[in-house]
Context: one part of a larger RNA
Molecule: small-subunit ribosomal RNA, 3' major domain
Organism: uncultured eukaryote
């Protein structure tokens, strides 16, 4: 100058706390780690800041591990062998997991491409993230950092960077030996809300006309189809405006700013980027980023076959499902917005309608490279009717058994689904401890990702929508000043 104090005084945060909520710790399952097992059960990561993380839902392949077998993809140079042939290829049979001429038998073939040795060389999910580069993460979501010229000190250093007031803020106002700077907040960028103002749309709609259907009926409705016509209010997107703490009334040095109240679509909409110093944080398994050791032909290259990452006395960690009756079950009825979609090809995608099927699912016409077809995405919760009656019950859906389709070359250690039978545990969870304030917590379903099959998982969307705060510094941490220590 730091650090560090169970030292003080300020501020500050739901990775803290209070008032609450949903919960997780119980219980079954999935699913990650450990630990035992195992021929392997590849490996990284291990308080925040490993543990549904490695975009890590691994049947083959991925794969790096274990069991076995084939390749040469050993440039290049040199020295040899060597056209009388250096070597390459193989049918059948043995042999093998194999239709590997891999190896043997047994002969054909082929022609300077190669084979041997020696030096160098290439691969490598091989070792070292404690050689490293990038990248990410984290201190670290707070306000923090620097230098120039001047002061002050003999100097490391300070001062600027600060008693006070404010502010999300080292935000600002003011005080001032400091002045005038820079970087970071702040401004920006995207996103959501408002526009009867512009500027358009036969890929988005309204209304006129026209023709049909229905209706007794061209008097009104309501469905359809047409494009010869206007429109732009919803829809979509361009350019713009629109909020600025801007009126207005308290508080406040009457400053900077807070608070309310009206107008208003909006008076804090949610995210990105995000300084200086810095860790021996992760990642050599992202790279044809890489130093350096290690293999390198009985390979740690590289392929094929098969196992295995899934193993199960246990133990922690994110889920999901539930213990009903605010519910289950069978009918109706009734509303979303984010997306995605047919190739590096020639069956592979998103699928509407019809038919068959209990369902899964096939099976034939069609549309779609998409504001155009799926699609008005007729989603679930939720509404309405009905049964059930509190009984581990018609709650619950683990576990097991039989069957069926489907994806794949291949489904047994059961991929997914589906169907009938089975009906565990679980009556709401100890100690403990995550999260979170507003269209947010919870419920609820969709879509993308992964994806040949394919979500209990993530990234995003919409629906339905609270209870309790608007505070504090008591715990657990941050940051400032002042003190002590005398630890660097």
């Nucleotide at each position: 100058u730091g650090a560090c104090g169970g030292a003080a005084g300020g501020g500050c945060a739901c990775c803290a706390c209070c008032a609450g909520g949903a919960g997780u710790g119980g219980a079954g399952c999935c699913u990650g780690c450990g630990g035992c097992u195992u021929a392997a059960u590849u490996u990284g990561a291990c308080u925040c800041a490993a543990c549904a993380c490695g975009g890590g839902a691994a049947a083959a392949c991925u794969c790096a591990c274990c069991c076995g077998g084939c390749c040469c993809g050993g440039a290049c140079a040199c020295u040899g062998u060597a056209a009388g042939g250096a070597u390459u290829g193989a049918c059948a049979g043995a042999u093998u997991g194999a239709g590997a001429g891999c190896u043997c038998u047994u002969u054909c073939u082929u022609g300077a491409u190669u084979c041997a040795g020696u030096g160098g060389g290439u691969g490598g999910u091989g070792g070292u993230g404690c050689a490293u580069g990038g990248c990410c993460g984290u201190u670290c979501u707070u306000a923090g950092u620097u230098g120039g010229u001047g002061g002050a000190g003999u100097g490391a250093u300070u001062u600027g960077u600060c008693u006070g007031g404010u502010u999300a803020a080292u935000u600002c106002c003011g005080a001032u030996a400091a002045c005038g700077a820079a970087c970071g907040a702040g401004a920006c960028u995207c996103u959501a809300g408002c526009c009867u103002a512009c500027u358009a749309a036969c890929u988005a709609g309204c209304g006129g006309g026209u023709g049909g259907a229905u209706c007794a009926g061209c008097g009104a409705g309501u469905c359809c189809a047409c494009g010869a016509c206007g429109c732009u209010u919803c829809u979509u997107a361009g350019a713009g405006g629109g909020a600025c703490a801007a009126c207005u009334g308290g508080c406040g040095c009457u400053u900077a700013g807070c608070c309310a109240u009206a107008c208003g679509a909006a008076a804090u909409u949610g995210a990105g980027c995000a300084a200086u110093a810095a860790c021996a944080g992760g990642u050599c398994u992202g790279u044809g980023a890489u130093g350096c050791c290690c293999u390198u032909a009985g390979a740690u290259g590289u392929c094929c076959g098969g196992g295995g990452c899934u193993g199960c006395a246990c133990g922690c960690g994110c889920g999901c499902u539930a213990c009903a009756c605010u519910g289950a079950a069978g009918g109706a009825a009734u509303c979303a917005g984010c997306g995605u979609g047919u190739a590096u090809a020639c069956u592979a995608c998103c699928u509407u309608g019809u038919c068959u099927g209990a369902a899964a699912a096939g099976a034939c016409c069609g549309g779609g490279u998409a504001a155009c077809c799926c699609c008005u995405u007729g989603a679930a919760a939720c509404u309405c009717c009905u049964u059930c009656g509190u009984g581990c019950u018609u709650g619950g859906g683990a576990u097991a058994g039989g069957g069926a389709c489907u994806u794949g070359c291949a489904a047994u250690u059961a991929u997914u689904u589906c169907c009938c039978u089975u009906g565990a545990a679980c009556g709401a969870g100890g100690a403990a401890u995550u999260c979170c304030c507003a269209g947010u917590a919870a419920g609820u379903g969709c879509g993308g990702g992964u994806c040949a099959u394919a979500a209990g998982c993530u990234c995003g969307c919409g629906u339905u929508g609270a209870u309790u705060a608007c505070g504090u510094c008591c715990c657990u941490g941050c940051c400032c000043u002042u003190u002590g220590u005398a630890c660097a």